[in-house]
Molecule: SAM riboswitch aptamer (S box leader)
Organism: Chitinophaga pinensis
């Protein structure tokens, strides 16, 4: 880059360089000189994949676990579409769906 699975209302920030962005895209609405993006150090949460323990005749499922590989640390994937419901009505709720994102695998 393709395609398949799975998950996306829970969690988790501090310094340092730097200086105007940033939340994928588009509209909204937001964050942002009380310091945005990027880099760097440290730290944390998470349990996808390995590793390890425990359970088991053995595997495979399930638990822990956080040592390696990835990931993440404003806001439900920040909201938008459909469909059922309540509501006068902004709007809520609840199913489902696009788009994406992130892990395993695959081409």
């Nucleotide at each position: 880059u393709u395609c398949u699975u799975a998950u996306c209302c829970a969690g988790a920030a501090a310094g340092g360089c730097a200086g105007a962005g940033g939340g994928a895209u588009u509209g909204g609405c937001c964050c942002u000189g009380u310091g945005a993006a990027g880099c760097c150090u440290u730290g944390a949460c998470a349990a996808c994949c390995u590793g390890u323990u425990a359970c088991a005749c053995a595997a495979a499922a399930c638990a822990a676990u956080a040592a390696g590989g990835u990931g993440u640390c404003a806001a439900c994937u920040c909201c938008a579409c459909u469909c059922c419901g309540c509501a006068a009505a902004u709007g809520c709720g609840g199913g489902g769906a696009a788009c994406g994102a992130u892990a395993a695998g695959u081409c």